[in-house]
Record summary:
RNAcentral holds the sequence, with entries from Ensembl Metazoa. Transfer RNA from Eriocheir sinensis, 72 nucleotides, folded computationally. It matches the Rfam family "tRNA". Rfam's curators write: Transfer RNA (tRNA) molecules are approximately 80 nucleotides in length. Rfam classes the family as a transfer RNA.
RNA sequence: GCUUCUUGGUGCAGUGGUUAGCACACUCGGCUCGCAACCGAGAGAGCCCGGGUUCGAUUCCCGGGUGGAGUG
Numbered sequence: 001g002c003u004u005c006u007u008g009g010u011g012c013a014g015u016g017g018u019u020a021g022c023a024c025a026c027u028c029g030g031c032u033c034g035c036a037a038c039c040g041a042g043a044g045a046g047c048c049c050g051g052g053u054u055c056g057a058u059u060c061c062c063g064g065g066u067g068g069a070g071u072g
Stems, first nucleotide, its partner, number of pairs: 001071005009024004017055001026042005048064005
């Protein structure tokens, strides 16, 4: 330089249309003498920023930012 990714605390899914899901972590309850495990419930992101296309964009297009990965 080129390509690619950027979504809760962390790791990852996801679709042009209704309340953006999953796992772990976290909080509460149950169980236990107690803890862990297990079981049940709950909180937490509106999807990096700006613009464009569209009736409608987290999703498509353009530019930019942060950090990562691959490659010459």
NCBI's taxonomy places the organism under Eukaryota, Panarthropoda, Arthropoda, Eumalacostraca, Eriocheir.